[in-house]
A computed fold for a 1433-nucleotide RNA from an uncultured Chloroflexota bacterium, annotated as small-subunit ribosomal RNA. The prediction has a mean pLDDT of 85. The sequence is in RNAcentral, with records from ENA and SILVA.
RNA sequence: GUGAACGCUGGCGGUGCGCCUAAUGCAUGCAAGUCGAGCGACCCGGUUCGCCGGGGAGCGGCAAACGGCUGAGUAACGCGUGAGUAACCUAUCCUUUGGUGGGGGACAACCCCGAGAAAUCGGGACUAAUACCGCAUAAGAUCCCUUGGCCUUGGCGAGGGGAUGAAAGUUCGCUUGCGGACGCCGAAGGAGGGGCUCGCGUCCUAUCAGGUAGUUGGUGGGGUAAAAGCUCACCAAGCCUAAAACGGGUAGCUGGUCUGAGAGGACGAUCAGCCAGAGGGGGACUGAGACACGGCCCCCACUCCUACGGGAGGCAGCAGCAGGGAAUCUUGGGCAAUGGGCGAAAGCCUGACCCAGCGACGCCGCGUGGGGGAUGAAGGCCCUAGGGCUGUAAACCCCUUUUUCCGAGGGAAGAGUAAGGACGGUACCUCGGGAAUAAGCUCCGGCUAACUACGUGCCAGCAGCCGCGGUAAUACGUAGGGAGCGAGCGUUACCCGGAUUUAUUGGGCGUAAAGAGCGCGUAGGUGGUAAGGUAAGUCCUCUGUGAAAGCUCCCGGCUUAACUGGGAGAGGUCAGAGGAAACUGUCUAACUUGAGGGCAGCAGAGGAGAGUGGAAUUCCCGGUGUAGCGGUGAAAUGCGUAGAAAUCGGGAGGAACACCAGUGGCGAAGGCGGCUCUCUGGGCUGUUCCUGACACUGAGGCGCGAAAGCGUGGGGAGCAAACCGGAUUAGAUACCCGGGUAGUCCACGCCCUAAACUUUGGACGCUAGGUAUGGGGGGUAUCGACCCCUUCCGUGCCGAAGCUAACGCGUUAAGCGUCCCGCCUGGGAAGUACGGCCGCAAGGCUAAAACUCAAAGGAAUUGACGGGGGCCCGCACAAGCGGUGGAGCGUGUGGUUUAGUUCGAUGCAAAGCGAAAAACCUUACCAGGACUUGACAUGCUGGUGGUAGGAACCCGAAAGGGGGACGACCCCGGGGUAACUCUGGGAGCCAGCACAGGUGCUGCAUGGCUGUCGUCAGCUCGUGCCGUGAGGUGUUGGGUUAAGUCCCGCAACGAGCGCAACCCCUGCCGUUAGUUGAAUUCUCUAGCGGGACAGCCCCCCACAAGGGGGAGGAAGGUGGGGAUGACGUCAAGUCAGCAUGGCCCUUACGUCCUGGGCUACACACACGCUACAAUGGCCGGUACAAUGGGUCGCUAAAGCGCAAGCUGGAGCCAAUCCCACCAAAGCCGGCCUCAGUUGGGAUCGCAGGCUGCAACUCGCCUGCGUGAACGUGGAAUCGCUAGUAACUGCAGGUCAGCAUACUGCGGUGAAUACGUUCCCGGGCCUUGUACACACCGCCCGUCACGUCAUGGAAGCCGAGAGCGCCUGAAGUCGCUGUGCUAACCCCGCUUGCGGGGAGGUAGGUGCCGAGGGUGAGCCCGGUGACUGGGACG
Repeated sequence: GUGAACGCUGGCGGUGCGCCUAAUGCAUGCAAGUCGAGCGACCCGGUUCGCCGGGGAGCGGCAAACGGCUGAGUAACGCGUGAGUAACCUAUCCUUUGGUGGGGGACAACCCCGAGAAAUCGGGACUAAUACCGCAUAAGAUCCCUUGGCCUUGGCGAGGGGAUGAAAGUUCGCUUGCGGACGCCGAAGGAGGGGCUCGCGUCCUAUCAGGUAGUUGGUGGGGUAAAAGCUCACCAAGCCUAAAACGGGUAGCUGGUCUGAGAGGACGAUCAGCCAGAGGGGGACUGAGACACGGCCCCCACUCCUACGGGAGGCAGCAGCAGGGAAUCUUGGGCAAUGGGCGAAAGCCUGACCCAGCGACGCCGCGUGGGGGAUGAAGGCCCUAGGGCUGUAAACCCCUUUUUCCGAGGGAAGAGUAAGGACGGUACCUCGGGAAUAAGCUCCGGCUAACUACGUGCCAGCAGCCGCGGUAAUACGUAGGGAGCGAGCGUUACCCGGAUUUAUUGGGCGUAAAGAGCGCGUAGGUGGUAAGGUAAGUCCUCUGUGAAAGCUCCCGGCUUAACUGGGAGAGGUCAGAGGAAACUGUCUAACUUGAGGGCAGCAGAGGAGAGUGGAAUUCCCGGUGUAGCGGUGAAAUGCGUAGAAAUCGGGAGGAACACCAGUGGCGAAGGCGGCUCUCUGGGCUGUUCCUGACACUGAGGCGCGAAAGCGUGGGGAGCAAACCGGAUUAGAUACCCGGGUAGUCCACGCCCUAAACUUUGGACGCUAGGUAUGGGGGGUAUCGACCCCUUCCGUGCCGAAGCUAACGCGUUAAGCGUCCCGCCUGGGAAGUACGGCCGCAAGGCUAAAACUCAAAGGAAUUGACGGGGGCCCGCACAAGCGGUGGAGCGUGUGGUUUAGUUCGAUGCAAAGCGAAAAACCUUACCAGGACUUGACAUGCUGGUGGUAGGAACCCGAAAGGGGGACGACCCCGGGGUAACUCUGGGAGCCAGCACAGGUGCUGCAUGGCUGUCGUCAGCUCGUGCCGUGAGGUGUUGGGUUAAGUCCCGCAACGAGCGCAACCCCUGCCGUUAGUUGAAUUCUCUAGCGGGACAGCCCCCCACAAGGGGGAGGAAGGUGGGGAUGACGUCAAGUCAGCAUGGCCCUUACGUCCUGGGCUACACACACGCUACAAUGGCCGGUACAAUGGGUCGCUAAAGCGCAAGCUGGAGCCAAUCCCACCAAAGCCGGCCUCAGUUGGGAUCGCAGGCUGCAACUCGCCUGCGUGAACGUGGAAUCGCUAGUAACUGCAGGUCAGCAUACUGCGGUGAAUACGUUCCCGGGCCUUGUACACACCGCCCGUCACGUCAUGGAAGCCGAGAGCGCCUGAAGUCGCUGUGCUAACCCCGCUUGCGGGGAGGUAGGUGCCGAGGGUGAGCCCGGUGACUGGGACG
């Protein structure tokens, strides 16, 4: 933007538009008639009978070929545009001119007879004319002959001769006749309308490449208004085609319409021009005009009527119906206007047209009210609970009446010379009434203008693209609010734009899609220097045309606008005329620089053929020789005692050519490598001698074209697909090993592909250099081309400018230009299918679509990752010591079980974790019993004085429920000395309402805290600089460090968070003070201070940072230990510590109680304890700590008990007393003697002790007895680098009680580190990447299932066009025509009639011919068991 449709909604008017589909079928009515002034009969009315008026069938004239509808067909001279017609026609109309004389014979109507159901028809007889037919006349008409002029197809005009062709009347006026009007005939011209011809333009397809037989031309005949193969006969063999013939598909064309800046693209409704069509097909007739929408004939299909014999019909006219469809109107009024037909006219006809109706279908205009109105009402929604929004919006007050409606009045233009208006009592105007009659739709995540709440919970749904929805959704649904447009608003469909995304304007091809594998060359395109001519291209001017409408501008008419009137302009690749000559073309004659040639040299794996050489492998023969050889990561298969391998000699055969060798050379590419010869192509240099633009490119075409492969025949040493073995492996149809056939080689013939790559087509010119190398030339210099300078050609690298998305390219361009060719246009499907061409085959070349995706890609960036690289670190490995994994037990976890075994933590970084203590409690779980304003907080209302509280007693396991003796407190006021009492209030209590409460859910809504990488050395910022940008630089580099620690360097310069230091403990010294140590030095305790900084020496390094060694020192390079944890990562952990959003429960998911459970036990795992013993166990004796704790506490002495413990109670609020004048390992002495033991202590029994309301489930301890597994622990795995590991005890917190756990403390006190290859983790640099929820990534193929589209396929079905043959309607034409025959002619008789002729004609027949039949094919489509791949899930 729309001829729209659909959804929701809908007040008015104006003006346009309205079957895009079934050119499907149609009921009914209407759409083309008119003329009595052409004619005869008939009918009706009137009549003064003379006739007048009217009607209408028929004859006749004109019209019906216009107007109206439609777009099926048509790719065509169909249309558009411009020409031609000397090759033509034209009724009516206009102009000019001439004529209109005289005769004849019929046929309808009507009447009679007949056939038929009907439609309709046949026969006989009568009749008129402007119907029909002769005759006469006729020019400048036509034809023939002829003369000559202009012009050139059959043109114009003139002279002479010959021939041919006309006519119709009617009416009016006065009227014996004349005149007028309308006619009629001939001729010429005009206007308008047509026919035919030509140039140019006019869609897609080459997976349509050849087409054509009246085909192309000629001669002649026919035919037409007219040229022509238009048609026919004969003759010739042409004609069209890559500038696209022929075929297929699609389509009416144009003015214009929509869009676009334009160029363009798309379209062709309404209006206008042209064409075509009238149910499908064919045909002619009539006519000025038709091959004829509302005419005719025939065939076919369909519908209707029928008496079955036969007939009728054609809405793509206006309405209307059915059908189809997403979808398109009234069976209206009128001829008043405009226009048309007929008529002398009046007039008649006109579904053309003018109006009205229906439809928001479009465009345009108007309205649904205007002003005031805050305490910002109510309601609704939100809320941080304050408030905010809706919102001046409403109510309310005042005002107005455009529109609609109602009432009243007036009332058009459209109509010309009178009358005459469908629209229409309409538009419009005036008055009155009454805010009265009138708002919706879409959207609100970004694009894109407009945000909240609730509901929902990957559901329901949304979606144009990206994408929303899995419990806090501005994206779904609803609501409030908002945004946009507004009688409309959205959606769908389609077109253009945006899209420089087909690129003429205006793109590309190294890596994104895209340079053909390479050459030769045809057509074509393009083309050097100077000159002359020409004027095709080009440019300028003029003329013609480019219809109207439309478009633009100006002016005007409807109140405005839409709409419409007038004027001007614009619009062509058009035609003609005149002019210009620079450029292109063309012609002429030149030139030498492009190109080619000559001559003189040069290099080379350039090509083909023939020959020839040595080394090596293998095989064969012989000698020597003996047990192995070979092969691999390691092996085995294999070869070898029948003698291998090794070694020597001899021989055979095939293939390839070491060194030279190069970053080298040659070739168009593929490619080419021993040497010699023959033949042969190209290149380079020098000279500037010859030709004189001879050039470049190159669609088709032709040739060459690695390897593999194919055919025929050879050849075959080595190598080696397939194949066979051996290994490897989960497997191993592989990689490795042993064999081995095609093949590799030769000849001839095919194939024709490649990462045929420089992923870079060819040619020419121009635009800095440097360096290396191959082949020539020149200069200089010299003994010498050994250097050096220079020049041409080639091959590389680095680079200026420039280019590029970047990477990169850069005189060998991917720079700047010119020319030509090839190629590209999102990914997949697919380089596939079908078709065609090629091939022996394999296959190649050409080359789609359906369907599907929202990407596929390029370059670069930052990360992450790598069984990539470099550097470095860590108890990471290694070196060591001791463990775990096996046993028994303890604890935790999983699992299982259970009424319940509460919950959380789950690789490292959960698992002696939350829990620094589950018998009750804790406790969150389960069972049962109870309470309901609650166990706890705050507020409000009401009530309450024997109030609150509450004993005995009853039920009960308790909680709780009853019960109620007894019985208060505070404040103000009054009374009273006081005790006490009264009123009111408070507290409390009761009832009720708000609310409490929840360890209920969400750690993926959160705060806070924590773990981990990791005490790792990193993480960033400002400014500057670099880059289109992401980003980089700094932070990289060279050193160094524990360290981004420091130094040096550097387009960077600085800075921040981390590191380090500052803090604490400890080691040495000094100093001050000090109680509780008997005592002072001292020790100790508590403070303060010193000390260590690479400071000193030597060496190394870069004069640095720093490192190595040494001295001194208590301590040396951070002295040891702690606290301290960057930016961040893991949606890591925790809603059960606490806090907290949201959700959920509310006589229960809250609260209380009793009991039980968290302690279960076939199992599995984690962390530990004790052991397995003699470096030990047991017994006795004996020595030395530190950190800590203690008043509901630690508890001494003393006594009792075998012991646990008890009694006891001193002392201590603690450097004082106590735990504990404690330790253990240790040391001394003794026993045990290698054993399931005097090791080991599990388990169980008995007897005790302690704590506690209570040790049954379920505590700890003691004594006696019992004495299990276990004899050092598989794969695997952990800790530790020094006062460390190991061994050994002690203390503390928790706690009534309970320690193998945890946190601390001291005692004894080692071994080892070569080193950084490997395992793990980490840091920095670098590299690759298709990864970026980042390798626990990504991703390929088969298979299975589902869905969809598609190829093949035995076939089956349908459509289309053509060909051969058969048949053949109507009809034109031809022939015939013995039948029939009025006009003219002749004859006879002669009113009439008869005969003959000319002419005509029924019928017959021939050619053609729609259609039908048949046959073989072509082409397109559908379908098809089965089958192939594909896409998506």